[in-house]
RNA sequence: CGGGCUGUAGCGCAGCUUGGGAGCGCGACGGAUCACCAUCCGUAGGUCGUCGGUUCGAAUCCGGCCAGUCCGA
Numbered sequence: 001c002g003g004g005c006u007g008u009a010g011c012g013c014a015g016c017u018u019g020g021g022a023g024c025g026c027g028a029c030g031g032a033u034c035a036c037c038a039u040c041c042g043u044a045g046g047u048c049g050u051c052g053g054u055u056c057g058a059a060u061c062c063g064g065c066c067a068g069u070c071c072g073a
Stems, first nucleotide, its partner, number of pairs: 001072007010026004020056001028043005049065005
């Protein structure tokens, strides 16, 4: 320098192909049960990497950029 993949809750990930309700597990907080563990019930937590575009509508489609990782030179 060129190319592939990845970026979604504190952590690990699904959802993208086929545009319309943002979710799962762990964790956190509250409660059941005097304290701890375990179990169960409930609650909170997201500008979907970023900036634009398309669209009635974008995590999803298109483009630029940033970061990580892998391959090639």
This is a predicted structure of a 73-nucleotide RNA (transfer RNA) from Parcubacteria group bacterium GW2011_GWA2_47_7. Rfam family: tRNA. The sequence was found in a public genome assembly.